The RNA shown here (transfer RNA) has 71 nucleotides and comes from an Elusimicrobiota bacterium. Its mean pLDDT, the model's own confidence on a scale to 100, is 81.

RNA sequence: GCGGGCGUGGUUCAAUGGUAGAACGGUACCUUGCCAAGGUAUAGACGGCGGUUCGAUUCCGCUCGCCCGCU
Numbered sequence: 001g002c003g004g005g006c007g008u009g010g011u012u013c014a015a016u017g018g019u020a021g022a023a024c025g026g027u028a029c030c031u032u033g034c035c036a037a038g039g040u041a042u043a044g045a046c047g048g049c050g051g052u053u054c055g056a057u058u059c060c061g062c063u064c065g066c067c068c069g070c071u
Stems, first nucleotide, its partner, number of pairs: 001070007010024004018054001026042005047063005
């Protein structure tokens, strides 16, 4: 330099055009003589910028980061 893959709560992963979810973790409360475990509630995310579309996490382009291959 060229090609390919992947970027989603703090972490690990779903969702593949129509309200973004789960587990663990966090916070508050309940439960307990205390801790742990358990229960209820709650906060928190689509890497960035454009385009297409009535509507984009999803499709397209560029870009940034990580990984793999080729040279």
Its Rfam family is "tRNA". Rfam classes the family as a transfer RNA.